[in-house]
RNA sequence: UCGCCCGAUACGCCGAAUCCCGUCAAGGGAGCGGGGGAACCGAUCAUCAGGGGCGCAGGGCGGAAAUCCGCCCGGGACAACCUUCUCGGUCCCAGCCCGUCAGCUAACCUCGCAGGCGUCGAGGGGGAGCUUC
Repeated sequence: UCGCCCGAUACGCCGAAUCCCGUCAAGGGAGCGGGGGAACCGAUCAUCAGGGGCGCAGGGCGGAAAUCCGCCCGGGACAACCUUCUCGGUCCCAGCCCGUCAGCUAACCUCGCAGGCGUCGAGGGGGAGCUUC
């Protein structure tokens, strides 16, 4: 000097997953998310080829099948003030849940606030802030 690993703190990224109170226990509140649930509308058929939900994670073709591989369409992430557009580049398209049951849906009912990580470059637009005059 460089690389790797571990720990702490700060900052930040994906995500709804943060903050406050309390007798700091059980819990409560705010905020942000999810589900169920009328009329009207939709559906006019569906109900074992079961059906449905969260999530970006969906569809098609081929490989005997596959949670594996390849291709196509489509979807998503990439952070140092925020946001948006364009170009190029690098990745991901998982996992879980309900339990025969659910279209939308006011009132109403109900659930969650985890987990995983550490930066990609360039140009334009809008906004914010700082400094100087």
Molecule: c-di-AMP riboswitch aptamer (ydaO/yuaA leader)
Organism: Deltaproteobacteria bacterium